Description:
This is a predicted structure of an 89-nucleotide RNA (Glycine riboswitch aptamer) from a Caulobacteraceae bacterium. Taxonomically the source falls in Caulobacteraceae (Bacteria, Pseudomonadota, Alphaproteobacteria, Caulobacterales). The coordinates come from a structure-prediction model, not an experiment, and the mean pLDDT is 80.
RNA sequence: GAUGUUCUUGCGGGAGAGUCCGGCGUCUCGCCGGCGCCGAAGGCGCAACCGCCCCGGAAACGCUCAGGCAAAAGGACCGCGAGAACAGG
Repeated sequence: GAUGUUCUUGCGGGAGAGUCCGGCGUCUCGCCGGCGCCGAAGGCGCAACCGCCCCGGAAACGCUCAGGCAAAAGGACCGCGAGAACAGG
């Protein structure tokens, strides 16, 4: 010690789908039941592909267990900054 990768963290952006019906309550709201839906927390599955090829890794695809369907919160992922580790001009 440019640059790259991974992890953590701060800020910003960030979609989809019922504030549907009924009951109860401490009644701005919360809980329970029912039907309908969404997928970008997480989870699971198939698999292109990849590898150290015995086996393993693997999606924004699929499933919806979980989660969500006004706002809030959350939110894969993206951008910028900071820190740590590894590689390394």